[in-house]
RNA sequence: GGGGUUAUAGCCAAGUGGUAAGGCGUGGGUCUGCAACACCCUGAUCGUUGGUUCAAAUCCGACUAGCCCCU
Numbered sequence: 001g002g003g004g005u006u007a008u009a010g011c012c013a014a015g016u017g018g019u020a021a022g023g024c025g026u027g028g029g030u031c032u033g034c035a036a037c038a039c040c041c042u043g044a045u046c047g048u049u050g051g052u053u054c055a056a057a058u059c060c061g062a063c064u065a066g067c068c069c070c071u
Stems, first nucleotide, its partner, number of pairs: 001070007010024003018054001027041004047063005
């Protein structure tokens, strides 16, 4: 210098154009004499920025960061 791949909540992680699942954790509540257990509730402008589209986490471009390959 060229190419590939990944980026979604505090952590893990699903999604393949039409309201962003789930688990752990945090916080609140019920229960209890107090706790523990159990149950219920609680949160994400999807790395940034443009474009395509009636509609974008999803498709396209550029950029940023991590990893890998070639030279």